[in-house]
RNA sequence: AGUGUUUGAUCCUGGCUCAGAUUGAACGCUGGCGGCAUGCUUAACACAUGCAAGUCGAACGAGAAAGUCCCUUCGGGGGCGAGUAGAGUGGCGAACGGGUGAGUAACACGUAGGAAUCUGCCCUAAAGUGGGGGACAACUCCGCGAAAGCGGAGCUAAUACCGCAUAAUCUCUUCGGAGAAAAGCAGGGGAUCUUUCGGGACCUUGUGCUUUAGGAUGAGCCUGCGGCGGAUUAGCUUGUUGGUGGGGUAAUGGCCUACCAAGGCAUCGAUCCGUAGCUGGUCUGAGAGGACGAUCAGCCACAUUGGGACUGAGACACGGCCCAAACUCCUACGGGAGGCAGCAGUGGGGAAUAUUGGACAAUGGGGGUAACCCUGAUCCAGCAAUGCCGCGUGUGUGAAGAAGGCCUGCGGGUUGUAAAGCACUUUCAGUGGGGAGGAAAGAACCAAAACUAAUAUUUUUGGGAGUAGACGUUACCCACAGAAGAAGCACCGGCUAACUCUGUGCCAGCAGCCGCGGUAAUACAGAGGGUGCAAGCGUUAAUCGGAGUUACUGGGCGUAAAGAGUACGUAGGCGGAUAUUCAAGUCGAGCGUGAAAGCCCCGGGCUUAACCUGGGAACUGCGUUCGAUACUGGGUAUCUAGAGUAUGGUAGAGGGAAGCGGAAUUUCCGGUGUAGCGGUGAAAUGCGUAGAUAUCGGAAAGAACAUCAAUGGCGAAGGCAGCUUUCUGGACCAAUACUGACGCUAAGGUACGAAAGCGUGGGGAGCAAACAGGAUUAGAGACCCUGGUAGUCCACGCCGUAAACGAUGAGAACUAGACGUUACGCCACUUCGGUGGUGUUGUGUCGAAGCUAACGCGUUAAGUUCUCCGCCUGGGGAGUACGGCCGCAAGGCUAAAACUCAAAGGAAUUGACGGGGGCCCGCACAAGCGGUGGAGCAUGUGGUUUAAUUCGAUGCUACGCGAAGAACCUUACCUACUCUUGAAAUCCUCGGAAUCCUCUAGAGAUAGAGGAGUGCCUUCGGGAAUCGGGUGACAGGUGCUGCAUGGCUGUCGUCAGCUCGUGUCGUGAGAUGUUGGGUUAAGUCCCGUAACGAGCGCAACCCUUAUCCUUAGUUGCCAUUCUUGCCUUGAGUAAGAGGAACUCUAAGGAGACUGCCGGUGAUAAACCGGAGGAAGGUGGGGACGACGUCAAGUCAUCAUGGCCCUUACGAGUAGGGCUACACACAUGCUACAAUGGUCAGUACAGAGGGUUGCCAAACCGUAAGGUGGAGCUAAUCUCAGAAAACUGUUCGUAGUCCGGAUUGGAGUCUGCAACUAGACUUCAUGAAGUCGGAAUCGCUAGUAAUCGCGAAUCAGAACGUCGCGGUGAAUACGUUCCCGGGCCUUGUACACACCGCCCGUCACACCAUGGGAGUGAUCUGUACCAGAAGCGGGUAGGAUAACCUUCGGGAAUCCGCUCACCACGGUAUGGUUCAUGACUGGGGUGAAGUCGUAACAAGGUA
Repeated sequence: AGUGUUUGAUCCUGGCUCAGAUUGAACGCUGGCGGCAUGCUUAACACAUGCAAGUCGAACGAGAAAGUCCCUUCGGGGGCGAGUAGAGUGGCGAACGGGUGAGUAACACGUAGGAAUCUGCCCUAAAGUGGGGGACAACUCCGCGAAAGCGGAGCUAAUACCGCAUAAUCUCUUCGGAGAAAAGCAGGGGAUCUUUCGGGACCUUGUGCUUUAGGAUGAGCCUGCGGCGGAUUAGCUUGUUGGUGGGGUAAUGGCCUACCAAGGCAUCGAUCCGUAGCUGGUCUGAGAGGACGAUCAGCCACAUUGGGACUGAGACACGGCCCAAACUCCUACGGGAGGCAGCAGUGGGGAAUAUUGGACAAUGGGGGUAACCCUGAUCCAGCAAUGCCGCGUGUGUGAAGAAGGCCUGCGGGUUGUAAAGCACUUUCAGUGGGGAGGAAAGAACCAAAACUAAUAUUUUUGGGAGUAGACGUUACCCACAGAAGAAGCACCGGCUAACUCUGUGCCAGCAGCCGCGGUAAUACAGAGGGUGCAAGCGUUAAUCGGAGUUACUGGGCGUAAAGAGUACGUAGGCGGAUAUUCAAGUCGAGCGUGAAAGCCCCGGGCUUAACCUGGGAACUGCGUUCGAUACUGGGUAUCUAGAGUAUGGUAGAGGGAAGCGGAAUUUCCGGUGUAGCGGUGAAAUGCGUAGAUAUCGGAAAGAACAUCAAUGGCGAAGGCAGCUUUCUGGACCAAUACUGACGCUAAGGUACGAAAGCGUGGGGAGCAAACAGGAUUAGAGACCCUGGUAGUCCACGCCGUAAACGAUGAGAACUAGACGUUACGCCACUUCGGUGGUGUUGUGUCGAAGCUAACGCGUUAAGUUCUCCGCCUGGGGAGUACGGCCGCAAGGCUAAAACUCAAAGGAAUUGACGGGGGCCCGCACAAGCGGUGGAGCAUGUGGUUUAAUUCGAUGCUACGCGAAGAACCUUACCUACUCUUGAAAUCCUCGGAAUCCUCUAGAGAUAGAGGAGUGCCUUCGGGAAUCGGGUGACAGGUGCUGCAUGGCUGUCGUCAGCUCGUGUCGUGAGAUGUUGGGUUAAGUCCCGUAACGAGCGCAACCCUUAUCCUUAGUUGCCAUUCUUGCCUUGAGUAAGAGGAACUCUAAGGAGACUGCCGGUGAUAAACCGGAGGAAGGUGGGGACGACGUCAAGUCAUCAUGGCCCUUACGAGUAGGGCUACACACAUGCUACAAUGGUCAGUACAGAGGGUUGCCAAACCGUAAGGUGGAGCUAAUCUCAGAAAACUGUUCGUAGUCCGGAUUGGAGUCUGCAACUAGACUUCAUGAAGUCGGAAUCGCUAGUAAUCGCGAAUCAGAACGUCGCGGUGAAUACGUUCCCGGGCCUUGUACACACCGCCCGUCACACCAUGGGAGUGAUCUGUACCAGAAGCGGGUAGGAUAACCUUCGGGAAUCCGCUCACCACGGUAUGGUUCAUGACUGGGGUGAAGUCGUAACAAGGUA
């Protein structure tokens, strides 16, 4: 310090997630030791048991017992125990210490101050401490009660209680005066007095006591400032705010009361609601901040809940009292007792938190003169890895790189110097011993000195002895033995360090986010290995951080969330120039405070560290004093640049009101006139013979104002448009004068505010929601058409919202320009129309710097700054619910949460797509020719059937496809019968040569039997080849996966495209190049150009064909010449000689390149035309297929990973099936006839094949064919008669002399075999069909059409396929449309890319939530009832020791009664929050539901 995640990719916005630190933690796995800390965060829930506050005999009276000793009359008595225990009076303490955080939003806390106070014990100082009195406990007796306890009578002491005296610098005061105190106890002394002989008085010391003053400490009260959330809480308040009198308190004060006044608080947030103890500090963070408030320390509050006072210096009191309530316990049922939020402990709750321990040795507290006692404060120990810190679990050496594990490409690699082995060490734990060391100084004792009358006491100094240790088997040290007793946890897809195998197969599971898992998972589970941390490691929860993601430091608002619709204006905020003054802000210095601890720095102590400890710094704050005066602020005075006023002009759809005008529409009246009009994509509804539409004239009514007109003008915005008049607001220009900061912004507030809508009353021509009808459509509640009501218009009143938009708040200043335009002024020129320049104002376009994520903005800023306001903080839920306010309503304003997702979004990029655009091409359309779709048949497919109908191919790009040929074989399928190292391969072993023949059984495979035969090489050992038996390694699989693959192939497409290097532009994805202007079949070429070049494609090179030349001449050729034969004596035929001219064959060359000419074009590329030429603009045809796309096809051509079968999913044999048949589709053949059929005759090819072959002549058969055997390994022989054509004959438009299916009979051929299931021949039969609906296919020239021939496969079996030649057309205006494609551009919410994306209802499941008749509960307001205990007031019913008394009584106190206040409780009625509720509303989520298709492209109606 960042990272992952939105996208095909990019930049941005923006959320979610992670890495860090931390914790009073918990959970899982694991666990050696020690030190130091910490340990009910939940039920302020309930508590058994024990302990936690006592002490003092030096305040007081009284005072046992057990035991033991003695005496005894045996009843008992006495001494010691013992003035002990225990209890009581009295004093002090119990208000501290300890716990908890319920309540409390408050002067509770923090900080800084203040005045009207109190303060036991303590300190200082002054003074006093005299003299009396009467009681009550304890105790004794009696009584009541179960108990707790209580009552009565009697005795008694005090530092208990009460007078009297004295008393001030005390209190009160009318200033004369008045009032008010005490207590003793202990030690010592000896002169005097006294004595009950103990002592006392007296003296002295100490300690108490009383009064007063001061201090210290502690406490009470008041104030400024500071620290939570909610405005969906906006008004609150009657003792309330103030005053006066009185009361009350320690003290001020409405603290209380009477009266008077009507105030007080609040948007700078009162009141109300929710939450919460506050702080020092802790955690985090660079800091600013944020979160928290355990342990420790300060303060507060509380003590079962609520109320109350008493005592006291101090309490309204945790271990006190009274009352009420709930709960628990005891009870004899009458009545009593209790309060762990003290320490342990128990139950309960909970994810979760310890021992019913030891000791007062230390520190501290209470009491005491002290000894001492008490102390669950405290110090220790126990439990817990809860945290922090430290140590250990060995060290060195050790390669045969052991074994085992895992992986493997089988070679090895890794675990791994790791282990073993060898040599060492012994911390810690263990055992034994040492250690009385440290924590300890005092008190007490002794001595001396001082004080003193004193050898008391007290103080100081010195001394030494004894005693006191919970921890403790302490720390520490020594010895002993042995590597001995001591390592786990998480992770290994990316973020994030660390990888392989096996299992599993969208299952089981993982997951912090993205996401893994559907048969090759580094992501699940296990293993091996590795990485990280380590006595711990992970997980969960929580806080801060990262997050600049609430932005003070430090963010934004044109399009991402975000500028209010607009203006005016209140509070508030901010504010021009000069001078002077004040010193509030601001700055400086001093002082006080900011507790300690903590953090930080420097030291010190534990072996180190954690920890402890000394000092410093810091505590950023507050207060106060003094000073400074630039800036801000307050006061005063002045100024004119901001702002405004006046004067003179200018433009304008600015606003309100009244009046007027013409064109058009409609309606009505009248005329002319006749059959249609109207409307649409096309129609229909509608109107019209009762006269429409059209046309002419007239009338009426309402609404809106063409042209001018504009990128124009005005207005704050909404908005404003005929003309005239009137009233009125604002702006601008010019020049001067005046006022003198009067300004800007603006929370609340007020006003205005399109359209629609609402109310009342008018008006209503046209238009037109709703509605009706007609169309369209699957439907059409729409788009289109015909009608049509609200409404639109006017007046008045509401509503208050819009994509109210420049999606851009208002104001001010500054920062290049260029070109338009509105209004006004000035200057110059002028043809008097105007033109040019310049200043201001408004309104536009482009653009510099700059800004921006980009797009873009750019003096009219989205630039650079200032002031003020509004608003935003992921998407959805939702601008919704609830509440409130407004409204007649519709609705508006304000405005959440639960839940859910990991995105939602902006700009730009590349593609793809569009029922977007432009340009261009293609048998794409059009123009033509011929077909398919109808019939019959053939072939293929689907479907169905079947034991099987083997498998694959499935839009174009499957379907006469794999298959260039299923009767057996093929064959993979079915049935049946067989084999198991196997039908074929390699290795081992044994035996036999191999091989051939015969017989039997069987459907055959096979099994059995018999016979023939004994080979080749040899170094004589044997070997090669082959057959059979055996064993195991293995074979085998047309079994699965083409979505694991190679190879091959199809398609887009023979379309013209696809890319790269360097450079440049852009933040980037990317762009440029490759776009543009021309041109081409072409990214073909030229020009231009931030591009310059290059590659794969195109073209060319290759083959063939068309012309010519050269060479060659057999089997091909024969013009000329010659010879011979034959015959019909001819343009005859055959053979030979001969020839190399021609044809042909097959080798090599030539030829065509826009080369030439003209025109067009930009002088280019190129195009058009022409010449020449066999051929002309790639001459025709072929081979050749860029980057890529379709998870296209093929595991059944082949190859191959993985999986599966192994007496079977392998192999063999026979038979069957692949040939089935209600049907549907595809591709073909033959036809429907006369351009034809039939018959007869005549003519002309090319390219191929042939020895397991092609097969001639001749003969036989109607024919298929047979017999036959010549020739040919082929330019020689043969298949082999080409057919259409041509010549003639016949048929005469018919289901025919067309057509040939089907069926019957008879045959031929192939083959082991022709039934299932071949082809062909012949005789007979003679079906459908008379040119084919919607739709659809091919073809642009030697093409279509038509005609035959050949070949591959093949025993046989083509209407298919592949070739070959013969005859041989028509048409193309053209690119609007259909389909496909290319380039550019545009839109996009698509990127699996339109076969995309996506919306809503309904149905189902689940979740949270609103409403809801109500129901229950919390808190609370108001009114009233009631009123315990208690303080206070009143009263005189009762009672009474001290004092007074005139002895009657009084004063005073207590009990009782009563009044006021008041807790609990109750009644009535509101508010509020929570829970629940039949039913109901919408919302969210959920692999494959229904209906439509609203949005995204012009999304098909923007």